[in-house]
RNA sequence: GCGCCGGUAGCUCAGCUGAAUAGAGUGCAACCCUCCGAAGGUUGAGGUCAGGGGUUUGAAUCCCCUCCGGCGCA
Numbered sequence: 001g002c003g004c005c006g007g008u009a010g011c012u013c014a015g016c017u018g019a020a021u022a023g024a025g026u027g028c029a030a031c032c033c034u035c036c037g038a039a040g041g042u043u044g045a046g047g048u049c050a051g052g053g054g055u056u057u058g059a060a061u062c063c064c065c066u067c068c069g070g071c072g073c074a
Base pairs, nucleotide, nucleotide: 001073002072003071004070005069006068007067010026011025012024013023019057028044029043030042031041032040050066051065052064053063054062
């Protein structure tokens, strides 16, 4: 340099042949429970979906560019 895969909550990931409030587990906070904790239960907070642009009535999802990480080839 070329090609492929990936980037979504603090962490690990799903969703990616366009649609209705963007989710799960774990972690965190409060409450319940308990003599106190742990475990268990309930509720909640937490997201520019890597960044920018485009297509579209509508984009995490499709297209283009850039950045970051991994793998392969040279």
Model confidence (mean pLDDT): 82 of 100. Predicted 3D model of a 74-nucleotide RNA (transfer RNA) from Candidatus Scatoplasma merdavium. Its Rfam family is "tRNA". Rfam classes the family as a transfer RNA.